The part of an RNA shown here (large-subunit ribosomal RNA, domain I) has 588 nucleotides and comes from a seawater metagenome. The coordinates come from a structure-prediction model, not an experiment, and the mean pLDDT is 81. Rfam family: Bacterial large subunit ribosomal RNA. The RNAcentral record of the full RNA draws on SILVA.
[in-house]
Context: one part of a larger RNA
RNA sequence: CCGAUCUGUGGAUGCCUAGGCAUCGAGAGGCGAAGAAGGACGUGGACAGCUGCGAAAAUCUUUGGGGAGCUGCUAACAAGCGUUGAUCCAGAGGUCUCCGAAUCGGGAAACCGGACUGGUUUAUACCAGUAGACAUAUUACUGAAUACAUAGGUUUUAUGUGGCCAACCCAGGGAACUGAAACAUCUAAGUACCUGGAGGAAUAGAAAUCAAUUGAGACACCCCUAGUAGUGGCGAGCGAACGGGGUCCAGCCUAAACCAAUGCAGUGUAAGCCUGAAGGCGUUGCUGCAUCGGGGUCGUGGGUGUGUUUUGGAAGUGCUUCAGCCUUCCACAGAGUUACAAAAGUAUUCGUUAGUUGAACGGCAUGGAAAGGCCGGCCAGAGAAGGUGACAGCCCUGUAAGCGAAAAUGAAUGCCCUCUGAGACAUUACCCGAGUACCGCAGGACACGAGAAAUCCGGCGGGAAUCUGGGAGGACCAUCUUCCAAGGCUAAGUACUACUCGAUGACCGAUAGUGGACUAGUACCGUGAGGGAAAGGUGAAAAGAACCCCGGCAAGGGGAGUGAAAUAGUACCUGAAACCGUGCGUCU
Numbered sequence: 001c002c003g004a005u006c007u008g009u010g011g012a013u014g015c016c017u018a019g020g021c022a023u024c025g026a027g028a029g030g031c032g033a034a035g036a037a038g039g040a041c042g043u044g045g046a047c048a049g050c051u052g053c054g055a056a057a058a059u060c061u062u063u064g065g066g067g068a069g070c071u072g073c074u075a076a077c078a079a080g081c082g083u084u085g086a087u088c089c090a091g092a093g094g095u096c097u098c099c100g101a102a103u104c105g106g107g108a109a110a111c112c113g114g115a116c117u118g119g120u121u122u123a124u125a126c127c128a129g130u131a132g133a134c135a136u137a138u139u140a141c142u143g144a145a146u147a148c149a150u151a152g153g154u155u156u157u158a159u160g161u162g163g164c165c166a167a168c169c170c171a172g173g174g175a176a177c178u179g180a181a182a183c184a185u186c187u188a189a190g191u192a193c194c195u196g197g198a199g200g201a202a203u204a205g206a207a208a209u210c211a212a213u214u215g216a217g218a219c220a221c222c223c224c225u226a227g228u229a230g231u232g233g234c235g236a237g238c239g240a241a242c243g244g245g246g247u248c249c250a251g252c253c254u255a256a257a258c259c260a261a262u263g264c265a266g267u268g269u270a271a272g273c274c275u276g277a278a279g280g281c282g283u284u285g286c287u288g289c290a291u292c293g294g295g296g297u298c299g300u301g302g303g304u305g306u307g308u309u310u311u312g313g314a315a316g317u318g319c320u321u322c323a324g325c326c327u328u329c330c331a332c333a334g335a336g337u338u339a340c341a342a343a344a345g346u347a348u349u350c351g352u353u354a355g356u357u358g359a360a361c362g363g364c365a366u367g368g369a370a371a372g373g374c375c376g377g378c379c380a381g382a383g384a385a386g387g388u389g390a391c392a393g394c395c396c397u398g399u400a401a402g403c404g405a406a407a408a409u410g411a412a413u414g415c416c417c418u419c420u421g422a423g424a425c426a427u428u429a430c431c432c433g434a435g436u437a438c439c440g441c442a443g444g445a446c447a448c449g450a451g452a453a454a455u456c457c458g459g460c461g462g463g464a465a466u467c468u469g470g471g472a473g474g475a476c477c478a479u480c481u482u483c484c485a486a487g488g489c490u491a492a493g494u495a496c497u498a499c500u501c502g503a504u505g506a507c508c509g510a511u512a513g514u515g516g517a518c519u520a521g522u523a524c525c526g527u528g529a530g531g532g533a534a535a536g537g538u539g540a541a542a543a544g545a546a547c548c549c550c551g552g553c554a555a556g557g558g559g560a561g562u563g564a565a566a567u568a569g570u571a572c573c574u575g576a577a578a579c580c581g582u583g584c585g586u587c588u
Stems, first nucleotide, its partner, number of pairs: 002585002006581001008579001014573001015537002019508002021505007028497002030164002038099003041054003045077001049073002060093006069081003104113003115130005133161005140154003168199001169197005179186001183233001209216002220247005230238002251489003254433001258294002261291007272281002274324006299467001301432004305427006312330005318325001332421005345415009355403003361376004377394002379383001385397003438462004443457003448474001469484005524531002544572001547559004
């Protein structure tokens, strides 16, 4: 040196899982000036970190559950608590320093500086409270141009807003890389991103819609229609609709005409007092505007007004009487809390937030240990699963099937309650959403790039009609058909999951799976935005090695002892390889 052997080092592999990943079902879909989210600082007998909590500080009160131990992770010590029911679990309350929208002023967040009111004190101190901004309504005082006024200013009170939050949603803005094998129209893409806003969903929505001579009948979503018709430096690409099949279904309220009331303004003396007749009263009436109430809501056009006609009961007032009209109540009928009007209560039922009952096994041998083996039984509406010293239906927790709430809370139903209740015919007048429709210019959206370019949207400039009216049917015109714009609301079907509960997996198993199975967004790096780890496993049970020896009263080791095992000794399961050694070898 080589080859064996046996150690060491090292931490692969195997096994495991406390943590992840994905999906399904259900719930919840918000928190916040009553001070949030997120933090700082405190808080324990002793306490560095995590967790909990807040000067009432690992907690206080109360109502339920539960039933023997308890003082978190966390052992030991100390001191205590508990069957007069603790710890623990759940409901409801209390307390809740300082910062933070942060809101008395300031500020380099967790700090600094004050003011006022009340209490208290000899007094300082101390205690409790108040005061941000904006919007709307409101009170009072002031107060221009400009005399009265008004605008404006200050102020009282009340209500609201502000900030945070994963995705989904709507709106206002809005790229480039890229593709076109270059590139400019085009594409990427109305994407990324920025901003505003809302909800548990949002948006949309009850035809001025389609269709095509038959008809359909709000919106949304899915599957087709169809990569079709189209569009397109007719390049790259972009890309419908009608119609059909499904899910789900729900429809409504206003403006105007007309009537009445109130207020203001104008006009102005002959009309008015609900209508008719008779009587009576004695000053307002008319017009316009505003507010409120009634009325009314449609496209086989509708409504209002006027006229005719039919319609339960009772009461009342409108100057009086009669008749009508009107109003109210009752009866009857209908409807209702997501739109169509709207609020509170009560009862029941079913849920949610603690729980609770819950069947059935023994022996023998092996072994450290039986749940495995052998023998003999049992339960099953329960043979899901996990644990227990090896593999347990019958040991434990559970499972199937039942049961359960003082309190808070969700939903449904009933009651109470609330709301509504004339129609037909004729007629001619009035009304039927205006700087709107539409047109021109230049843009944008529509699958549609200005094109023959309809349709929709807003910018600038022009600028209609009221049913003998108006829009659309892809330039435009006629005929025909169809609908009724310029006001508004609307559940379901649809999208998403930061969060809670349950379940599942031909998902991972510590270089995997989340970056994070562990004091992880930690340590550490960076001025900062930001970047960002490594790190799991003794054993069934600490039984974690009394005592002796070497050593420095070490480290470490050798005995002894525990244990099934210590080559399981806390640097701890298994323990590969590289690497360091090795006293063996008839080898070189």